[in-house]
């Protein structure tokens, strides 16, 4: 000097997931409240709809209907996380294309590079949706090429 690993603080990243106050012996954790941010349900109008009827499986109860419990294949929600084709294949999976999302440390534009495309919830059921009702505020990590314009800061004179 370079590279790698580990630790601490600061800082930064994905995300709605941050900040403040109170309580508990304690700054952590836990509980509560508030602000901010995010989601769900829910009129009219609009949308959907030829009409009528029916509306998944199992169990309980009952004369019957309504009902109660449970499951997930129909349907729906959160989320960027979907679609199509080909191949392989018991399962797992791979490739290609389209499309969607993130990062490269002020912002925007251009352009280059690189990564992700999961998981999970509701439980037969929900379009939009003012008022209104209601819920969440977790978890996981460690990047740093460029040009132009603008902004900001520091140092010197």
């Nucleotide at each position: 000097c370079a590279u790698g690993u580990u630790u601490a603080u600061u800082c930064g990243c994905u995300u709605a997931a941050u900040c403040c106050c109170c309580g508990u012996g304690a700054u952590g954790a836990c509980g509560g409240g508030g602000a901010g941010c995010g989601g769900a349900g829910g009129a009219a109008c609009c949308a959907u709809u030829a009409a009528a009827g029916a509306c998944g499986g199992g169990g309980c109860g009952g004369u019957g209907a309504u009902g109660c419990c449970u499951c997930u294949u129909g349907g729906g929600g959160u989320g960027a996380a979907u679609c199509a084709g080909c191949a392989a294949a018991u399962c797992c999976u791979g490739c290609u294309g389209a499309c969607g999302g993130g990062c490269g440390a002020c912002u925007c534009u251009u352009g280059c590079g690189u990564c992700c495309g999961a998981a999970u919830c509701c439980g037969a059921c929900a379009g939009c949706u003012a008022a209104c009702u209601u819920c969440g505020u977790a978890a996981g990590c460690g990047u740093u090429g460029a040009a132009g314009a603008g902004a900001c800061g520091u140092u010197c004179a």
A computed fold for a 157-nucleotide RNA from Alteribacter lacisalsi, annotated as c-di-AMP riboswitch aptamer (ydaO/yuaA leader).
The prediction has a mean pLDDT of 78.
It matches the Rfam family "c-di-AMP riboswitch aptamer (ydaO/yuaA leader)". From the family's description: This family represents a conserved RNA structure found upstream of the ydaO and yuaA genes in Bacillus subtilis and related genes in other bacteria.